[in-house]
RNA sequence: CUUAUCCAGAGCGACUGAGGGACUGGCCCUACGACGUCGCGGCAACCUCCCUGCACAGGGAAGGUGCCAAAUCCUGCGGAACGAUGUUCCGGAAGAUAAG
Repeated sequence: CUUAUCCAGAGCGACUGAGGGACUGGCCCUACGACGUCGCGGCAACCUCCCUGCACAGGGAAGGUGCCAAAUCCUGCGGAACGAUGUUCCGGAAGAUAAG
């Protein structure tokens, strides 16, 4: 950089000790111990492997990743509808993960 996915799912212990949820504005989590590291456990099925199959596809395993507060926590930019200074919806941007 390209493509795909992102309203499902899955936590305990030890150490440490004040921040964390990418960024903005919110709103949250947190000394009843956050974040992080390690151990064990788990979730899922992108790649991989196996089976059926012409193919599309379906089923199984769990080796390489990933993940285990809240929809990517909501939001940001553009548009539409309306019970209108907001609500809902559509698309985008940004981000995360996988594969190349």

The RNA shown here (SAM riboswitch aptamer (S box leader)) has 100 nucleotides and comes from uncultured Geomonas sp. Its mean pLDDT, the model's own confidence on a scale to 100, is 86. The RNAcentral record of the sequence draws on MGnify.